This is a predicted structure of a 108-nucleotide RNA (SAM riboswitch aptamer (S box leader)) from Mucilaginibacter sp. Rfam family: SAM riboswitch aptamer (S box leader). Its family is annotated with regulation of gene expression in the Gene Ontology.
RNA sequence: UAAUUAUCCAGAAAGACUGAGGGAAAGGCCCUGUGAUGUCUUAGCAACCUGUACAGAUUGUUAUAAAGGUGCUAAUUCCUAUCUGCCAAAAUGCAGAAAAGAUAAUGA
Numbered sequence: 001u002a003a004u005u006a007u008c009c010a011g012a013a014a015g016a017c018u019g020a021g022g023g024a025a026a027g028g029c030c031c032u033g034u035g036a037u038g039u040c041u042u043a044g045c046a047a048c049c050u051g052u053a054c055a056g057a058u059u060g061u062u063a064u065a066a067a068g069g070u071g072c073u074a075a076u077u078c079c080u081a082u083c084u085g086c087c088a089a090a091a092u093g094c095a096g097a098a099a100a101g102a103u104a105a106u107g108a
Stems, first nucleotide, its partner, number of pairs: 001108001003106006013042005021031003026080003043073003048069002050065004054060002077100001082097005
């Protein structure tokens, strides 16, 4: 890096240094010198991997733990885009699905 599978309306931040951008990308909207971004420290959240128990038979729509490996700690993945339905048509709205993306595990 491509692939497969699962999840994505919950949850959780302070400090030091830095000093103007950031929220993937387009549009919107928003955050930001009352400090963006990045690095580091400490803390926390969660429970994918993991431990234990139970059931079972090599797994689980279960419970529990948080030492270890990741991840995360503004806004639903911030919202929208494509398709379908509500709806005969256009717009808007709502709902569902997809696409894209993120994370984990597997694995070439």
NCBI's taxonomy places the organism under Bacteria, Pseudomonadati, Bacteroidota, Sphingobacteriia, Mucilaginibacter.